A computed fold for a 273-nucleotide part of an RNA from Candidatus Levybacteria bacterium RBG_16_35_11, annotated as large-subunit ribosomal RNA, domain VI. Its mean pLDDT, the model's own confidence on a scale to 100, is 84. It was read from a public genome assembly. The source organism's lineage runs through Bacteria, Bacteria candidate phyla and Candidatus Levyibacteriota.

Context: one part of a larger RNA
RNA sequence: CGUUCCAGAUUUGAGGGAAUUCGCGCCUAGUACGAGAGGACUGGUGUGAGGGAAUCCCUGGUGUGCCAGUUGUUUCAAACAAGAGCAACGCUGGGUAGCUAUAUUCCCAACCGAUAACCGCUGAAAGCAUCUAAGUGGGAAGCGGUUCCUAAGAUAAGAUCUGGUUAUCAUCGCAAGAUGGUUUAAGACCCCUUGUAGACCACGAGGUUGAUAGGCGGGCAGUGUAAGUGCCGCAAGGUAUUUAGCUUACCCGUACUAAUGGUCGAAGAGUAG
Numbered sequence: 001c002g003u004u005c006c007a008g009a010u011u012u013g014a015g016g017g018a019a020u021u022c023g024c025g026c027c028u029a030g031u032a033c034g035a036g037a038g039g040a041c042u043g044g045u046g047u048g049a050g051g052g053a054a055u056c057c058c059u060g061g062u063g064u065g066c067c068a069g070u071u072g073u074u075u076c077a078a079a080c081a082a083g084a085g086c087a088a089c090g091c092u093g094g095g096u097a098g099c100u101a102u103a104u105u106c107c108c109a110a111c112c113g114a115u116a117a118c119c120g121c122u123g124a125a126a127g128c129a130u131c132u133a134a135g136u137g138g139g140a141a142g143c144g145g146u147u148c149c150u151a152a153g154a155u156a157a158g159a160u161c162u163g164g165u166u167a168u169c170a171u172c173g174c175a176a177g178a179u180g181g182u183u184u185a186a187g188a189c190c191c192c193u194u195g196u197a198g199a200c201c202a203c204g205a206g207g208u209u210g211a212u213a214g215g216c217g218g219g220c221a222g223u224g225u226a227a228g229u230g231c232c233g234c235a236a237g238g239u240a241u242u243u244a245g246c247u248u249a250c251c252c253g254u255a256c257u258a259a260u261g262g263u264c265g266a267a268g269a270g271u272a273g
Base pairs, nucleotide, nucleotide: 001153005164006163007162008161009160010159011158015150016149017148018147021049022048023047024046025045026044027043033038050108051107052106053105054104055103059101060100061099062098066094067093068092069091070090071087072086073085074084076083111145112144113143118138119137120136121135167182168181169180170179171178172177187264188263189262190261191207192206193205194204195203212258213257214256215254216253217252218251219250221247222246223245228241229240230239231238232237
């Protein structure tokens, strides 16, 4: 831009794409078969491999602005103590959210149709025979469906529901009407706060009639008992206050801070009066 008024939703599915894999054990059955050795078809059932998807409750990993321990050093901080910087996050032990696999769950199932090679039935040409010439069956991991994803620019542009809507001005015209503007509706966008989204865009949640982000309060969870002070010890240190202190992404609450301000957008057709 189109889809013949403008919008907001929900859809149908022409078409396109993906997947559609394999092993073993047990029962049928040590049966059929076979002198024996051996050993089925078929049907049923169980368990895996490989591939795929989703998820983070469990088991783990990571977790560089979380907590603790600890070494060296500094022209930081008057001293001590307590800290800060640097040394691969200095090293080490743990670890929330998120992400993640080796973790968890599910799927690759069943069925239908038309067939290939091939196997048939009836059956002539050709008194016989013949699956074929007329007619009519079976038959594959393959083909078309069934499953999942996408899909109306499918220009043959589909369907359903809901909301708004025939305003007004100028010019031309006898009129019907044509052309160009204005202000708006439903709605949408720019902009702003942003994340369950994300390369950008898009998508989602919000914009004071507000919990969208930050801050603040509480909680969960992590670390593991802070500093200061008292007591004990010659001291290193121990102990009480103290299951303390600190705490990122998580949860609940709370307008304290920031969500300011703008723009676009139909006015058409048919029927009836």